């Protein structure tokens, strides 16, 4: 430097393709109940303005343009 993938909860992720059903699941914290404790289980609960900005839209996590970021492949230099 060129292509091409991703970015949504503390971490792994669906959801996006076809705009419109409060933004969801597992694990993880938290509280209660269970147990002599802890662990398992059981019930709640909290947690994210969907990576920025912008643009279409009556309406965008879903489309479009840029910009960050991170990975992969390539190309260049030594």
């Nucleotide at each position: 430097c060129g292509g091409g993938a991703c970015g949504u909860a503390g971490c792994u992720c669906a959801g996006c393709c076809u705009g419109g059903u409060c933004a969801g699941a597992g694990c993880g914290u938290c509280g209660c109940c269970u147990u002599u404790g802890g662990g398992u289980g059981g019930c709640g609960a909290a947690g994210g303005c969907c990576g920025g900005u912008g643009g279409u839209u009556c309406g965008a996590a879903u489309c479009c343009a840029c910009c960050c970021g991170u990975c992969c492949c390539g190309a260049c230099c030594a």